[in-house]
Predicted 3D model of a 77-nucleotide RNA (transfer RNA) from an Archaeoglobales archaeon. The source organism's lineage runs through Archaea, Methanobacteriati, Methanobacteriota, Archaeoglobi and Archaeoglobales. Its mean pLDDT, the model's own confidence on a scale to 100, is 81. It matches the Rfam family "tRNA". Rfam classes the family as a transfer RNA.
RNA sequence: GGGUCAGUAGCUCAGUCAGGUAGAGCGUCGGGCUUUUAACCCGAAGGGCGGGGGUUCAAAUCCCCCCUGACCCGCCA
Numbered sequence: 001g002g003g004u005c006a007g008u009a010g011c012u013c014a015g016u017c018a019g020g021u022a023g024a025g026c027g028u029c030g031g032g033c034u035u036u037u038a039a040c041c042c043g044a045a046g047g048g049c050g051g052g053g054g055u056u057c058a059a060a061u062c063c064c065c066c067c068u069g070a071c072c073c074g075c076c077a
Base pairs, nucleotide, nucleotide: 001073002072003071004070005069006068007067010026011025012024013023020057028044029043030042031041032040050066051065052064053063054062
């Protein structure tokens, strides 16, 4: 230098193929149960999708540029 993949809630990840109301588990908070804790049950808060731009009635999803990380190839030595 070229290519592929990844970046979504505090953490780990779905959702992207094929555009149509952003989700799960764990964690946190509140309540129930329990002598208490744990476990279990119910509920709630919490992100607008790495950044910017474009297409579209509508973009996490498609297109372009950039940033970060992993891997492969190449170059130098």